This is a predicted structure of a 106-nucleotide RNA (Guanidine-I riboswitch aptamer) from Nodosilinea sp. WJT8-NPBG4. NCBI's taxonomy places the organism under Bacteria, Cyanobacteriota, Nodosilineales, Nodosilineaceae, Nodosilinea. Its mean pLDDT, the model's own confidence on a scale to 100, is 82.
This record gives sequence, C1' cells and structure tokens, in this order.
RNA sequence: AAAUUAUGCCUCUAGGGUUCCGGUUUAGUUGCAAGGCUAAGCGGCUGGUCCGAGAGAGGCGGGUUGGUAAUCGCCAACUACACGGCGGGAUAAAAGCCCGGGAGAU
Repeated sequence: AAAUUAUGCCUCUAGGGUUCCGGUUUAGUUGCAAGGCUAAGCGGCUGGUCCGAGAGAGGCGGGUUGGUAAUCGCCAACUACACGGCGGGAUAAAAGCCCGGGAGAU
C1' cells in the first nucleotide's frame, strides 16, 4: 500500500414519528339532558397499532477448533474489538432504520 473477513433470522428495548385507533380543541347537527354523528386542526397528545439499532439485550441458526463415533451423528470450547459527522433515501411520517464497521478520527 492492497485484498479478504468481522455472519443471518426472530423476539424485545432505547429511540421515532402520526397512516389507522384513541384523546383533545373548534364548528355544525341531533337530543330535555347525559351523550351521539360529521368536518377541520393539534404528536412541546401520556397512550394502542406501526417503524426500530454493526457499535443495545435475549434466543435460534451458522462458522472455527478439539473429542468421540465410524451408519446416523453427538458433546465441548470459541465466535474478539467497535469513536463516528454533514448530507441524502424509504414509508403516512420520522428515527440509533437504509446509504453506513460509510466519509473521517485513533
């Protein structure tokens, strides 16, 4: 200096917004009233649905090595480390999602 590798899926969490549900405000309508219905706005509305981590957690699988078996297989160990923009993209919209173990830094 170059190349290769540092793994996949599921569940959850940090976090995220607002398509839907709910909530709430305004207006109209209905009703004796409580309330119901319709429309618009609000996510500096706790929430439900939803999205969701390479550097968060757990599980399953995968890989490597060793042992045993010698037909099928089985058992054990290991699977390290990881600071990180700006900007862009998707979805209804946003994000620790994707670009991205990127650019850059040490």